RNA sequence: GGAGUUGUAGCUCAGUGGUAGAGCACUUGCCUUGCAAGCGUGAGGUCCUGAGUUCUAUCCUCAGCACCA
Numbered sequence: 001g002g003a004g005u006u007g008u009a010g011c012u013c014a015g016u017g018g019u020a021g022a023g024c025a026c027u028u029g030c031c032u033u034g035c036a037a038g039c040g041u042g043a044g045g046u047c048c049u050g051a052g053u054u055c056u057a058u059c060c061u062c063a064g065c066a067c068c069a
Base pairs, nucleotide, nucleotide: 004068006066007065010024011023012022013021018055026042028040029039030038048064049063050062051061052060
C1' cells in the first nucleotide's frame, strides 16, 4: 500500500428500514442475626464521526477514525 472483519449501556453481546434489548455489574426493596444466593424494582445509550438515499436509518450507500487478523 491492497483486500477483509469489527465499532450498540461500565463489561460481554443481540437487534436485516418504523422512537434499542438481554446477561453480568450498579441502585433499591423483600428474605437473613448478618453476608451470599434467590425473587422483585430502578437508573444508565447524542447506536464511533460526518455526509448521502428515504416519509422514516443502529440497519442501505460513500468517506474518515479506531481495533483485529

Predicted 3D model of a 69-nucleotide RNA (transfer RNA) from Ictidomys tridecemlineatus. Its mean pLDDT, the model's own confidence on a scale to 100, is 84.